Description: Predicted 3D model of a 1525-nucleotide RNA (small-subunit ribosomal RNA) from a Bacteroidota bacterium. Its mean pLDDT, the model's own confidence on a scale to 100, is 82. It matches the Rfam family "Bacterial small subunit ribosomal RNA". Gene Ontology terms of the family: structural constituent of ribosome and ribosome. The RNAcentral record of the sequence draws on ENA.
RNA sequence: ACUAUGAAGAGUUUGAUCCUGGCUCAGGAUGAACGCUAGCGGUCGGCCUAACACAUGCAAGUCGAGCGGCAACAUAGUGUGGCGACACACUGAUGGCGAGCGGCAGACGGGUGAGUAACGCGUAGACAACCUACCUCAGAUUGGGGGAUAUACACUCGAAAGGGUGGGCAAUACCCCAUAAGUAUCUAUAGGGCAUCCUAUAGAUAUGAAAGGCGAGAGCUGAUCUGAGAGGGGUCUGCGUCCCAUUAGCUAGUUGGUGAGGUAACGGCUCACCAAGGCGAUGAUGGGUAGGGGUCCUGCAAGGGAGGUCCCCCACACGGGCACUGAGACACGGGCCCGACUCCUACGGGAGGCAGCAGUGAGGAAUAUUGCGCAAUGGGCGAAAGCCUGACGCAGCCAGACCGCGUGCAGGAAGAAGGUCGAAAGACUGUAAACUGCUGUGGUAGGGGAUUAAUAAGGCAGACUUGUCUGCUGAUGAAAGUACCCUACUAGGAAGCCCCGGCUAACUACGUGCCAGCAGCCGCGGUAAUACGUAGGGGGCGAGCGUUAUCCGGAAUUACUAGGUUUAAAGGGUCCGUAGGCGGUAUGCUAAGUCAGUGGUAAAAGGCAUGGGCUAAACCUAUGAUAUGCCACUGAUACUGGUAUACUAGAGGGUAGGCGACGUUAGUGGAAUGUAUCAAGUAGCGGUGAAAUGCAUAGAUAUGAUACAGAACACCGAUUGCGAAGGCAGCUAACGAGUCUACACCUGACGCUGAGGGACGAAGGCGUGGGGAUCGAACAGGAUUAGAUACCCUGGUAGUCCACGCAGUAAACGAUGGGCACUAGCUUUUGGCUCGUAAGGGUCAGAGGCGCAGCGAAAGCGAUAAGUGCCCCACCUGGGGAGUACGGCCGCAAGGUUGAAACUCAAAGGAAUUGACGGGGGCCCGCACAAGCGGAGGAACAUGUGGUUUAAUUCGAUGGUACGCGAGGAACCUUACCUGGGCUUGAACGUAGGGCGCCGCAAGGCGUAGAUCACCGAAAGGUGACUUAAACCUACGAGGUGCUGCAUGGUUGUCGUCAGCUCGUGCCGUGAGGUGUCGGGUUAAGUCCCAUAACGAGCGCAACCCUUACCAAUAGUUGCCAACACGUUAGGGUGGGCACUCUAUUGGAACAGCCAUCGUAAGAUGGAGGAAGGUGGGGAUGACGUCAAAUCAGCACGGCCUUUAUGUCCAGGGCUACACACGUGUUACAAUGGCCAGUACAGAGGGCAGCGACCUGGUGACAGGGAGCCAAUCCCUAAAGCUGGUCUCAGUUCGGAUUGGAGUCUGGAACUCGACUCCAUGAAGUUGGAUUCGCUAGUAACCGCACAUCAGCCACGGUGCGGUGAAUACGUUCCCGGGCCUUGUACACACCGCCCGUCAAGCCAUGGGAGCUGGGGGCACCUGAAGACCGUAACCGGAAGGAGCGGUUAAGGGUGAAACCAGUGACUGGGGCUAAGUCGUAACAAGGUAGCCGUACCGGAAGGUGCGGCUGGAAUACCUCCUUA
Repeated sequence: ACUAUGAAGAGUUUGAUCCUGGCUCAGGAUGAACGCUAGCGGUCGGCCUAACACAUGCAAGUCGAGCGGCAACAUAGUGUGGCGACACACUGAUGGCGAGCGGCAGACGGGUGAGUAACGCGUAGACAACCUACCUCAGAUUGGGGGAUAUACACUCGAAAGGGUGGGCAAUACCCCAUAAGUAUCUAUAGGGCAUCCUAUAGAUAUGAAAGGCGAGAGCUGAUCUGAGAGGGGUCUGCGUCCCAUUAGCUAGUUGGUGAGGUAACGGCUCACCAAGGCGAUGAUGGGUAGGGGUCCUGCAAGGGAGGUCCCCCACACGGGCACUGAGACACGGGCCCGACUCCUACGGGAGGCAGCAGUGAGGAAUAUUGCGCAAUGGGCGAAAGCCUGACGCAGCCAGACCGCGUGCAGGAAGAAGGUCGAAAGACUGUAAACUGCUGUGGUAGGGGAUUAAUAAGGCAGACUUGUCUGCUGAUGAAAGUACCCUACUAGGAAGCCCCGGCUAACUACGUGCCAGCAGCCGCGGUAAUACGUAGGGGGCGAGCGUUAUCCGGAAUUACUAGGUUUAAAGGGUCCGUAGGCGGUAUGCUAAGUCAGUGGUAAAAGGCAUGGGCUAAACCUAUGAUAUGCCACUGAUACUGGUAUACUAGAGGGUAGGCGACGUUAGUGGAAUGUAUCAAGUAGCGGUGAAAUGCAUAGAUAUGAUACAGAACACCGAUUGCGAAGGCAGCUAACGAGUCUACACCUGACGCUGAGGGACGAAGGCGUGGGGAUCGAACAGGAUUAGAUACCCUGGUAGUCCACGCAGUAAACGAUGGGCACUAGCUUUUGGCUCGUAAGGGUCAGAGGCGCAGCGAAAGCGAUAAGUGCCCCACCUGGGGAGUACGGCCGCAAGGUUGAAACUCAAAGGAAUUGACGGGGGCCCGCACAAGCGGAGGAACAUGUGGUUUAAUUCGAUGGUACGCGAGGAACCUUACCUGGGCUUGAACGUAGGGCGCCGCAAGGCGUAGAUCACCGAAAGGUGACUUAAACCUACGAGGUGCUGCAUGGUUGUCGUCAGCUCGUGCCGUGAGGUGUCGGGUUAAGUCCCAUAACGAGCGCAACCCUUACCAAUAGUUGCCAACACGUUAGGGUGGGCACUCUAUUGGAACAGCCAUCGUAAGAUGGAGGAAGGUGGGGAUGACGUCAAAUCAGCACGGCCUUUAUGUCCAGGGCUACACACGUGUUACAAUGGCCAGUACAGAGGGCAGCGACCUGGUGACAGGGAGCCAAUCCCUAAAGCUGGUCUCAGUUCGGAUUGGAGUCUGGAACUCGACUCCAUGAAGUUGGAUUCGCUAGUAACCGCACAUCAGCCACGGUGCGGUGAAUACGUUCCCGGGCCUUGUACACACCGCCCGUCAAGCCAUGGGAGCUGGGGGCACCUGAAGACCGUAACCGGAAGGAGCGGUUAAGGGUGAAACCAGUGACUGGGGCUAAGUCGUAACAAGGUAGCCGUACCGGAAGGUGCGGCUGGAAUACCUCCUUA
């Protein structure tokens, strides 16, 4: 280089955004377990918990070719008995062999992981410091002798286990002698090495072997010694190997030496003596946890986690100790002792050890058969046959895992039935099924039927190395009649589980109604749930599918690869400095690091690649590559290190000159304050928002003088200066320190950083002693307040000051560790040097502002970095719990420092954005205030509402934006409510059909009604009769003012007729978003102008529309009447006319057009003209949206509910009730008035079941007649006003409620419950508290008229109309509402927000706690088994030696004093969590006293106050600096 491999994210904080940051998910894995389900096979795996206890069987024996022998069996022989079959006895005679002696093996194989943090394991080395049975090779030998003993036999003890005694016998058992090499010591020589030393040879001394057996024989086999080998072991060493420092000091055989002992061997391994060492922040010691590795899981990798199965090593074998035997053990199925436990027992004593294979109990969520076989592989013994082998080979159980197969395939639309949904058309389930055809993996039946087996003894043959090999032959199969093969038959017996809100593939219906439940996270469920349950459908996987648990991943969320620390968690308060880390220039040497090559090793299995074998796969297997490591050798020398020499750019020194509120000490000064005294003087002073406490006639305050005291230093003074930080300010002196500049004279890397450590360290605080003027925690009093443990006021103690100690913390902040280097500029300033006449410039060291690149989540930083690099230190890893608890250290104390966990939440947070809000700011508007006029609130009545009452008082509307509202008209009706009585396809209507009638040729069309009478009844209704051609029948659609306005449409209110709300493109920003829409002006207005990274546009504004004000044209009846004529008591009454008014249609007119002034402009101010002047007045017109605002009772409509009733009809009642409360009105309280009389002028409407002139009657309401009018024709029509009179201030000649009587009208009917009239009655009320409403001009106020609804009317209401007709506005400080800009925010349900602490209640975990209990160790003392070692007179032995006894050591036991760790504990402390508890309101806005930090005191609580500090404070002004001009 090629090739191959190879890295994905998502949800969740917000109204939205970016970032930080945690939580959660998708993947893979497992010795798993649980739930539902289950057809087959292959290959694996299977007590993770109690190293808890174990019944029963088996798991280590073998050798007669070592020995004496001979119980059982067989054979043979002999004998006896028997007719015989045969039986019995004897004989070790033979095959063989129980027990025994002896040899070898029981140290392997198999199990388990308790212990062990260790040379235990891994890796690489070392042994010149070692051992090794069986096996192989080589050399040598195998001579002589001796005494015992087990079994057996006899006797004997004991229940048994087990012994005892006696005499006797053998060996490949034991012992002695000889010989040999050898070994040890010494000597000599030679050689070598690695320090002690090693090797070879020679000599001397000492020591020093043996066993036989088989075979007819040949011979085979054994035994002994030596050397070597192989394999196995022992020991030592480097490196690697978990957590806790809230474990920091440990150590007496401890470290070393000398000598001795011991061992296979080195060594304090042991002992005596000597020395005083050894280990430790590179983590000793202690505590906790744990067998280690090959490997396994995961991951792109680096890593992280694990150590089950298989292999290697280690450790253990009921707990502990000990040795014996042996080549090897301190020995799983050997021994001794102690202990616990279990069992047997004749109570005297004994027996046992499944962590071997099965199996049992227990524990546990959980893990299998008391199977077959030695056929194979392997092991032990044997010469061999062979025996033994729960190793092993197999089978059984379990979906525990992986792999594979099947449950059919093809056709089949009437798209069946059923189910579900539905817009009722249909859709889906679905070619799915049925049905037809086919196949046979599997299943069943029958038949065949393995590989695994190679060989052994023996035989034959061959080869040669003559005892071996090769070929042929030649027994043997547990699994298994299994795998596999063949044949026949049948779609037959074989599909489930989970999920379907997002992440995440998959949707509907019903049920439920914050219930039941779900949930991995976010979160679903409070009547339309794709989220709960069920069903249909769908998605995923499939003999499995889900859940739970655990690990890795995702998580770059511990960051070595590869993170951060201004504000998110995080820079130590500051400096000095130890260890350590890092380190300037040049040259030489070295070669430790580094790099290269080579060699060794890195077991096998596993993993990877390529092949091969089971039909394929899983699985098995061969080969290859890899195994990034360690060791050794050789080489290279750039860099790092080491070493040596030199250098001067770092650092330090020298000389000269500066600078400063740098420190310490001493002295000293004036102003102010307080006090004292004196003088003079009189009534207050002081204090506050306002007051009071306080002081003062005993003379204060204010004023003057004198004296004293303590503390702090005005002006200068400044974003000035100095210091490491804290911090430092009158002046002078002394002492001390620092820094800068210039020169380039000296040293020659002496440097940087700095864990531990040391020093310094504001304020407050503590101790001792002074001092004490001011101020001033605590405290007291006065205020404020609901309270006020506060803010305000008056006092006032500690303290504030000094000296000497302690303390050691702050928002100790630039929230920014220190050092060095580099990277655009501009500007201000301090201290030097320098150039220059000056202005000004250069340079070094500082102190500020802006800003490029770059960085940053952004805000911002930007040579004083938060940029680019290097070095060192400190610190962070979600929020709360908590800087708390415990422990340690420090402190007199307060407390500081170090510093967790349980539990709990899904966030906590940073920056910025848009809103909203502010007891923030600026600008502006509005009958918002102010200035005015008139009202309301007091009275009576009307009306609506609340409340109460009721059988019912139907329902709705409820701050503004409900309350003379829906209702523009409740006596019945209305009517929805109540009581009672009726009806049930129904009270109304439609369609279709039938019957009947009529018309029509037919098709078809039309019609189907009702008078009256009787009875019951309140009516509705029912029953019957009459007339008749028939005197209605069926079916389908009902109905509901019942619920939900929070399922909706439509409509409406309100902010608000406020000036706003948006879009396209562009630009800016990572983004939300911004810009435009801001700014300067202007306007009623986002109206317009100017400016401008914006340019345009839309919905709103304005205009267009209606009305009103002026004019003109046209038209001229029902209107009008100037001129002409006629006429009337009068009158456009009539002819006539259309001029005027008017009517109603079309036009005009007003635009800041003209003039002046101001202004760039938009526009403003004034004026002229004009009917009207700056949108002329009024109306209609209501942007995006807000209030889940109002209405299901106007209407419509989804869903739910009801169906002889919640529907419908009728009568009566109620909606009109009445202690009371509120709203809206009417009438008044009187003289601007009341009453009486006279008299004038509208507009707009309405009218045939109507308006009704006029006449008559009545006091009147009205009645009886009645012209005219379907209307510019007729009718309904003013009042205040004006004129005159009267009343004369009174509860009245005001006021009219209430009540009595008599009437009128409407209506079917005025009792509940109508209006009006007349007569009589004549209440409250004399102008209305707090408070509050409307209105800016034809307006308010006052006056009447009309209309809708309507039979009538509770109308004083509503909607219109005209008449008369004012006052006031300085102004925008304040109240309310709104608009724009800006600012702060912890708000976004948006201030009716958020939120803090005590207290009360429940639950949870935890600290302290008199103590109590338990545990593992250490120490001291006592006791002390087995064993080992040492000593030793009596006993045994011929001796070696032994027994016994004594000592030492020693497991265990006991006692004691401490320490540590757990559990528990009356009570107690705080903490966390929990829809709607109590008290306050601390924080977020200037949060209403700016907040916060440290400290001290105080207080129910948040908290308050003092002192010092910080800005992470708003607003405002000033100073300074910067930017632009």